A computed fold for a 72-nucleotide RNA from a Candidatus Bathyarchaeia archaeon, annotated as transfer RNA. The coordinates come from a structure-prediction model, not an experiment, and the mean pLDDT is 82. The same sequence occurs in records of 3 taxa.

RNA sequence: GCCGAUGUAGCUCAGUGGUAGAGCACUAUCUUGGUAAGAUAGGGGUCAUGGGUUCAAAUCCCAUCGUCGGCU
Numbered sequence: 001g002c003c004g005a006u007g008u009a010g011c012u013c014a015g016u017g018g019u020a021g022a023g024c025a026c027u028a029u030c031u032u033g034g035u036a037a038g039a040u041a042g043g044g045g046u047c048a049u050g051g052g053u054u055c056a057a058a059u060c061c062c063a064u065c066g067u068c069g070g071c072u
Base pairs, nucleotide, nucleotide: 001071002070003069004068005067006066007065010024011023012022013021018055026042027041028040029039030038048064049063050062051061052060
């Protein structure tokens, strides 16, 4: 330099055009003599950035940036 994959909650990941979710973690309460485990409730996201298409975009298209892999 060229090609491909990938970027969503603190972490690991789902979501393939129509109100953004799960597990773990975190907070509160309950339970216990206490801890752990368990139960209930709650907080936390401008979906990497900027454009485009569409009535409507995390999702489709383009560019940029980060990460990973391959080729030379």

Taxonomically the source falls in Bathyarchaeia (SeqCode) (Archaea, Thermoproteati, Candidatus Bathyarchaeota).
Rfam family: tRNA. Rfam's curators write: Transfer RNA (tRNA) molecules are approximately 80 nucleotides in length.
The sequence is in RNAcentral, with records from ENA and MGnify.